A computed fold for a 71-nucleotide RNA from a soil metagenome, annotated as Glycine riboswitch aptamer. It matches the Rfam family "Glycine riboswitch aptamer". About the family: This family represents the bacterial glycine riboswitch. The RNAcentral record of the sequence draws on MGnify.

RNA sequence: GUCCGGGAGAGAUUGUGUUCGCACACAACACCGAAGGGGCAUGCAAAAACUCUCAGGUAAAAGGAUCGGGC
Numbered sequence: 001g002u003c004c005g006g007g008a009g010a011g012a013u014u015g016u017g018u019u020c021g022c023a024c025a026c027a028a029c030a031c032c033g034a035a036g037g038g039g040c041a042u043g044c045a046a047a048a049a050c051u052c053u054c055a056g057g058u059a060a061a062a063g064g065a066u067c068g069g070g071c
Base pairs, nucleotide, nucleotide: 001071002070003069004068005067006066011029013028014027015026016025017024018023030058031057032056036054037052038051039050
C1' cells in the first nucleotide's frame, strides 16, 4: 500500500425552494475533530492522538485516525 472485520464525537435544528412523499439544494445559527491540510518544542533537525477548524462532518448510507488478521 491492498483486502476483510471492529471503529468515536457533534442539530434527523430553523427558514426558503423543488417534490405526492422520501429526499435534495441554498441560507442562517449552534456544535464535532479521527480523511486531508495548517501551526507549535529544543543549540540544530524531526513531530503528535496537542492545537486551528480551512476542508470535512453532526439519523441512515458513504467516509473515518487507529486496532486485529491475510498478502